This is a predicted structure of an 83-nucleotide RNA (Glycine riboswitch aptamer) from Clostridium saudiense. Of the family's consensus pairs, 89% are formed in the model.

RNA sequence: CCUCUGGAGAGACUCAUAAGAGCACCGAAGGAGCAAGGUUUAAUUUAAAGUUAAACUGAAACUCUCAGGUAAAAGGACAGGGG
Numbered sequence: 001c002c003u004c005u006g007g008a009g010a011g012a013c014u015c016a017u018a019a020g021a022g023c024a025c026c027g028a029a030g031g032a033g034c035a036a037g038g039u040u041u042a043a044u045u046u047a048a049a050g051u052u053a054a055a056c057u058g059a060a061a062c063u064c065u066c067a068g069g070u071a072a073a074a075g076g077a078c079a080g081g082g083g
Stems, first nucleotide, its partner, number of pairs: 001083006011023001013022003024070003030066001031064003037057008
């Protein structure tokens, strides 16, 4: 990467019935954010260590809800089998 199986949440909402619009909601495609830690610089110090400050870096199933989604179907992170 291909294939098979399992796989959650939330409206079968309202208006319009062609396109679309409105309110509410979900968190598991994708996207964005950061904690500890790390690096660098500056101040302090004769120097080192330490301390303080700033910048950069920094994961998720957490947070956001841009995208996506809210009967079934499809999609679906992730897990297992096979190639």